Description: Model confidence (mean pLDDT): 76 of 100. Predicted 3D model of a 176-nucleotide RNA (glmS glucosamine-6-phosphate activated ribozyme aptamer) from Planococcus sp. MER TA 32b. Its Rfam family is "glmS glucosamine-6-phosphate activated ribozyme aptamer". The family's RNA type in Rfam is riboswitch. The sequence was found by an Rfam model in a public genome assembly.
RNA sequence: AAAAUAGUUGAAGCGCCUGUACUGGGGAAAUUGGACGGACAAGUCAGUUCCCAGUAGACGAGGAGGAGGAUUAUCGAGAUUUCGGCGGAUACCUCCCGGCCGUGAAGCCCGGUCGUUAUGUUCAUCUUCAAAGCAGCUGAGUGAUCAGCUGUACAACAGGAUGAAUGGGCUCGAGC
Repeated sequence: AAAAUAGUUGAAGCGCCUGUACUGGGGAAAUUGGACGGACAAGUCAGUUCCCAGUAGACGAGGAGGAGGAUUAUCGAGAUUUCGGCGGAUACCUCCCGGCCGUGAAGCCCGGUCGUUAUGUUCAUCUUCAAAGCAGCUGAGUGAUCAGCUGUACAACAGGAUGAAUGGGCUCGAGC
């Protein structure tokens, strides 16, 4: 140093980095070709290549009943890497439990839809909601870059409200 053990902290555009690109440093080969240099030459820079140390590698909105499954897991903004890879994950599927709806109360079955914030489906209208970016600056670093401040905008899905259309069977029986 690695590994192991124990403790603490930490998450979902979340974590990590070997491809790739970039930065700094140290070599190697070649003097082929290029630039500077010069009478020539030496030399310097760039290009080729190796090693070491670093940097980059998802912008917000939204999302958790339990168990299992599976992996290219919603929405838009931006645009040279938000590329590529590995792992994970509140989405999704099945089952279970639970709520609501299916024109009177209740029960059973069936169907649908959701998850305790549990309001059937479809359509229409209205409403509600960004950050990066961009511009200007501050600090740290040799640098690639990193962190932050000020100003300025612009979404979609979802949610909510209103309206229209549409949506079971059986038992029971007097509610609406």
Taxonomically the source falls in Planococcus (Bacteria, Bacillota, Bacilli, Caryophanaceae).